Large-subunit ribosomal RNA, domain VI from Treponema sp., 270 nucleotides, folded computationally.
Context: one part of a larger RNA
RNA sequence: CGAAGGAGAUUUGAGAGGAGCUGCCUUUAGUACGAGAGGACCGAGGUGGACGAACCUCUGGUGUGCCGGUUGUCCUGCCAAGGGCAAGCGCCGGGUAUCUAAGUUCGGAAGGGAUAACCGCUGAAAGCAUCUAAGCGGGAAGCCCACCUCAAGACAAGAUCUCCCCGGGGAUUAAUCCCCCUGAAGACUCCGGAGACACUAUCCGGUCGAUAGGAUGCAGGUGCAAGCGCGGCGACGCGUUCAGCCGAGCAUUACUAAUAAGUCGUGAGG
Numbered sequence: 001c002g003a004a005g006g007a008g009a010u011u012u013g014a015g016a017g018g019a020g021c022u023g024c025c026u027u028u029a030g031u032a033c034g035a036g037a038g039g040a041c042c043g044a045g046g047u048g049g050a051c052g053a054a055c056c057u058c059u060g061g062u063g064u065g066c067c068g069g070u071u072g073u074c075c076u077g078c079c080a081a082g083g084g085c086a087a088g089c090g091c092c093g094g095g096u097a098u099c100u101a102a103g104u105u106c107g108g109a110a111g112g113g114a115u116a117a118c119c120g121c122u123g124a125a126a127g128c129a130u131c132u133a134a135g136c137g138g139g140a141a142g143c144c145c146a147c148c149u150c151a152a153g154a155c156a157a158g159a160u161c162u163c164c165c166c167g168g169g170g171a172u173u174a175a176u177c178c179c180c181c182u183g184a185a186g187a188c189u190c191c192g193g194a195g196a197c198a199c200u201a202u203c204c205g206g207u208c209g210a211u212a213g214g215a216u217g218c219a220g221g222u223g224c225a226a227g228c229g230c231g232g233c234g235a236c237g238c239g240u241u242c243a244g245c246c247g248a249g250c251a252u253u254a255c256u257a258a259u260a261a262g263u264c265g266u267g268a269g270g
Stems, first nucleotide, its partner, number of pairs: 001153001005164007015150004021049007033038001051107005059101003066094005071086006111145003118138004165269001167180005181267001186264004190206005211257003214253005220246003227240005
């Protein structure tokens, strides 16, 4: 810009893409078959491999400062308690959210249609024979559908639901233009953000509000704070104390910030 008024939702599916793999075991059955040795089709069930998708309950990884331990040194006057630095976490033990695989769950299927080679029925030409000439069946991991995803710029531009707008004057041969009034539904700017993310876009929220921060509670992590008391010559131990501290998680709560405002979009539709 188009889709013959504008708008918000929900859709149909022309078309396109993805997927499509396979082993072993048990059973049928030591059956059919075979002198025996051996040993099935068909069907039923189970368990794997590789590949793929989603996810984080479990098992782990990550987790740059969430908690703790600890060495050296410097600093906060000193003790105690802390902080900085140690090649971009000093080192070490753990670890929420997140992301993740080695973890978890799921997938290939089943089914239908038309067929290939091939196997048939009926059957003439050609009194026979013949699957074929007319006609009718069966038959593949392949083809079409079925499964998953995208999809109306599918210009043949589809469908459904809902919402919105019912002024006046003038000019021009006409297309059309100008002025005043009006400015809907809805959209955008702007702002708080994340399930989104390079920017943009997308999505959610904007006081008629839990969108982010804070606060409070909980979950969860660490592992028992400081201070004081007691014991010990001391290092240190014990008690108060399952303490203290605590990023991202889940709730509650308007305390802080989403304020205020502006712009577009018209007037019933060739």
Description
The prediction has a mean pLDDT of 90. The organism belongs to Treponema, within Bacteria.